This is a predicted structure of a 106-nucleotide RNA (Guanidine-I riboswitch aptamer) from Pseudomonas kuykendallii. Rfam family: Guanidine-I riboswitch aptamer. From the family's description: This family represents a conserved RNA structure found upstream of the ykkC and yxkD genes in Bacillus subtilis and related genes in other bacteria. Rfam links the family to the GO term regulation of gene expression.
[in-house]
RNA sequence: CCAGAGGCGAACUAGGGUUCCGGUCCACGCGAGUGGAUGGCAGGUCCGAGAGUUCUCCGGCCCCAAGGACACGGGGGCUACACGGCGGGAUAAAAGCCCGGGAGAC
Repeated sequence: CCAGAGGCGAACUAGGGUUCCGGUCCACGCGAGUGGAUGGCAGGUCCGAGAGUUCUCCGGCCCCAAGGACACGGGGGCUACACGGCGGGAUAAAAGCCCGGGAGAC
């Protein structure tokens, strides 16, 4: 310097805002309720990690079983490492989401 490999998905969490529900405040209403404001409202819905958790599967190795041969089956490990902006994008809006294992650093 070149090539290959360390995977996809799901559930959840850190985190996130405010479309909906709810809370709170204001106004109207006999009442049921209606409208507006509010996320420096520890809530529900919702979004949500390459570098967080867990799980299925894929993949690879070993063992068992099968046994003329093939196919099918069972079990056990493995599936690494990872400092990281600014800025921009989507959604109602924001974020550890996406740009991005990027730029950069070592």

NCBI's taxonomy places the organism under Bacteria, Gammaproteobacteria, Pseudomonadales, Pseudomonadaceae, Pseudomonas. RNAcentral holds the sequence, with entries from Rfam.